A computed fold for a 363-nucleotide RNA from an Acidiferrobacterales bacterium, annotated as Bacterial RNase P class A. Rfam family: Bacterial RNase P class A. It is annotated as a ribozyme. Rfam describes the family as follows. Ribonuclease P (RNase P) is a ubiquitous endoribonuclease, found in archaea, bacteria and eukarya as well as chloroplasts and mitochondria.
């Protein structure tokens, strides 16, 4: 110099100017809402997607079990988490480091496309063998054989070493073995199991001791363990409260109208004042001071905690955070809070700073 990994941080900047919007202070108008000046706050790293996890709030709700949904190495953080941190296994990278839904396939069922004998109660298409059994055939031999040895073929068979299929074939590699030929038998690797040893642990071990190998994959297939999980959601929820209609009561009045009825009692409904409760509109509370932010310390590898000091930093409800001119530079992505926080994940112009690998110069 180049390539490259990983953490963090910022998201145009200053001036004028016109507005919006919420506190506060003053002044000032009013029956009630206001109104005017002043100073002061006013989007994000993601405010998004709603995918997890919690807080709050209202309803259930003695326990305990079934369903039915999540989670799956190990230990630590933490309100919790499916997150985060640190380590263990396995997999990529020369490396700094990256990626992993990573319990259980010797409980059980259930699938495995194309090839391919065979995709699992395994089997056997070429290949290799012919010892044993059986049937034949030809040589030799001696003597004419129901003899003997040797050579072939066919059956019945052995084998899975080789070839061949496939992402995958019952473990490898070498020697004994054998008719061929196989953990058959042996040493080594490698695999279960049981102890030792280190580690809390997951594991780990060029520690022993022990089986000849337990016999393909798939569980983000059912399914088995082991552990968590009630529900709905700020349109949640309280609280105050018109106009119209109904409801419930109480006084009052004619002893009155209609109704049922031949009639009387009687019931019923018909006024007017007034009081009460529900409830719509509206309005207000939730609402933003919190697992809160910064510095500094101390504890821990870290993630986190923890102690001191310090600061208040949107809170709108048709819903404000903006337009426009100057100048500057690197010429501005991706995007706008709606209860309020931890996380993931997905979007994105560009620049800064930190660690730390490789490569090739040079000294």
């Nucleotide at each position: 110099g180049g390539a490259g990994u990983c953490g963090g941080c910022c998201u145009g900047g200053c001036a004028g100017u016109c507005g919006c919007u919420c506190u506060c202070a003053u002044c000032u108008g009013u029956g009630u809402u206001g109104g005017a000046u002043g100073a002061g706050g006013g989007a994000g790293g993601a405010a998004a997607g709603u995918c997890c996890g919690g807080g709050c709030u209202c309803c259930a709700c003695a326990g305990g079990g079934c369903a039915g949904g999540g989670u799956g190495c190990c230990a630590g953080g933490u309100a919790a988490c499916g997150c985060c941190u640190g380590g263990g296994c396995g997999g990529c990278g020369c490396g700094a480091g990256c990626c992993g839904a990573c319990g259980g396939a010797a409980a059980g069922u259930g699938c495995c496309a194309c090839a391919g004998a065979a995709a699992a109660u395994a089997c056997a298409c070429c290949g290799c063998c012919u010892a044993a059994g059986u049937a034949u055939u030809c040589u030799u031999a001696u003597a004419u054989a129901u003899u003997a040895a040797g050579a072939g073929u066919g059956c019945c068979g052995g084998u899975a070493a080789g070839g061949g299929u496939g992402a995958a074939a019952u473990g490898g590699u070498g020697c004994g073995g054998u008719a061929a030929g196989a953990g058959c038998g042996c040493a080594c690797c490698g695999c279960g199991c049981c102890g030792g040893u280190g580690g809390u642990a997951a594991c780990a071990c060029a520690c022993g001791g022990u089986g000849g190998c337990a016999g393909g994959g798939u569980a983000a297939a059912c399914c088995c363990c082991a552990c968590c999980c009630g529900g709905a959601g700020c349109a949640a929820g309280g609280c105050c409260a018109a106009a119209u209609a109904g409801g419930g009561g109480a006084a009052c009045a004619a002893u009155g109208g209609u109704g049922c009825g031949g009639c009387c009692c009687g019931c019923a409904u018909c006024g007017u004042u007034c009081c009460c409760g529900g409830g719509u509109a509206g309005g207000u509370c939730g609402c933003u001071u919190g697992a809160g932010g910064u510095g500094c310390g101390c504890g821990g590898u870290a993630a986190c905690g923890u102690g001191c000091a310090u600061c208040c930093c949107a809170g709108a409800u048709g819903a404000a955070u903006g337009g426009c001119u100057g100048u500057c530079c690197a010429c501005g992505a991706c995007a706008g809070a709606a209860c309020c926080c931890g996380g993931c994940u997905u979007a994105u112009c560009g620049g800064c700073c930190g660690a730390c690998u490789c490569c090739a110069u040079u000294u």
RNAcentral holds the sequence, with entries from ENA. A source record names the gene rnpB. Its mean pLDDT, the model's own confidence on a scale to 100, is 75. NCBI's taxonomy places the organism under Bacteria, Pseudomonadati, Pseudomonadota, Gammaproteobacteria, Acidiferrobacterales.